[in-house]
RNA sequence: UUGUUAUCAAGAAAGGCAGAGGGAAUAGACCCUGUGAAGCCUUAGCAACCCUUUACCCUGUAAAGAAGGUGCUACAUUCUACCAAUUUUUGGAUAGAUAACUC
Numbered sequence: 001u002u003g004u005u006a007u008c009a010a011g012a013a014a015g016g017c018a019g020a021g022g023g024a025a026u027a028g029a030c031c032c033u034g035u036g037a038a039g040c041c042u043u044a045g046c047a048a049c050c051c052u053u054u055a056c057c058c059u060g061u062a063a064a065g066a067a068g069g070u071g072c073u074a075c076a077u078u079c080u081a082c083c084a085a086u087u088u089u090u091g092g093a094u095a096g097a098u099a100a101c102u103c
Stems, first nucleotide, its partner, number of pairs: 003101006013043005021032003026081004044073003049069002051065006077095001082092004
């Protein structure tokens, strides 16, 4: 970096360094932030994609687990944008994030 599949309203924060931005990008809205943003580090935690164990009707399903590989720990992926409908709410699409596999 390409593609495929799955998930995305649940859950889980303290400390140190740092010093003004941040919530992916564009626009609008709404928020967070010197009572300390981003980023980096340490520790802790959450979850259960890969994983481990067991059972079974064994290309799988279910239950339990958390050593290891990732991920995550304000707000629904913060909300809206495009399409449809029962019309202001719901569903879907696009884009994005994460995981496993893959070019």

SAM riboswitch aptamer (S box leader) from a Flavobacteriaceae bacterium, 103 nucleotides, folded computationally. Lineage of the source: Bacteria > Pseudomonadati > Flavobacteriia > Flavobacteriales > Flavobacteriaceae.